[in-house]
RNA sequence: CAGAUUCUUCGGGGUGAGGUGAAAUACCUCAACCGGCGGUGAAAGUCCGCGAGUCCAUGAAAAACACAUGGAUUGAGCUGGUGUAAUUCCAGCGCCGACGGUUACAGUCCGGAUGGGAGAAGAAUCAA
Numbered sequence: 001c002a003g004a005u006u007c008u009u010c011g012g013g014g015u016g017a018g019g020u021g022a023a024a025u026a027c028c029u030c031a032a033c034c035g036g037c038g039g040u041g042a043a044a045g046u047c048c049g050c051g052a053g054u055c056c057a058u059g060a061a062a063a064a065c066a067c068a069u070g071g072a073u074u075g076a077g078c079u080g081g082u083g084u085a086a087u088u089c090c091a092g093c094g095c096c097g098a099c100g101g102u103u104a105c106a107g108u109c110c111g112g113a114u115g116g117g118a119g120a121a122g123a124a125u126c127a128a
Base pairs, nucleotide, nucleotide: 003126004125005124006123007122008121009120010119015031016030017029018028019027032108033107034097035096036050037049038048039047045095046094053073054072055071056070057069058068059067077093078092079091080090081089099111100110101109
């Protein structure tokens, strides 16, 4: 200095007012707020990838639910400045946002979720 096994803990945030209306934190007007994880010669919602969501197939034997694996699908940024280096910093002006529900259409309300998870931190044992 590299490795293996077991275990513990942690691991998602955010809206107000007015209008219309039978009914709207969902529509309209004006303002606002939020941003998982790893990487990237400098710090990222919007560069690369991952997770979660949805669908399909297989495991699997009859179905359903759940689980595992694989595949598919899954949003959004430019300009200028500084600098060795920045779509990550500064300035300006933008843009994006799963699924179900809700007496009217939701990133922000309710719900699956005291869930799952990319991962993060730590401990013990073995071994070299």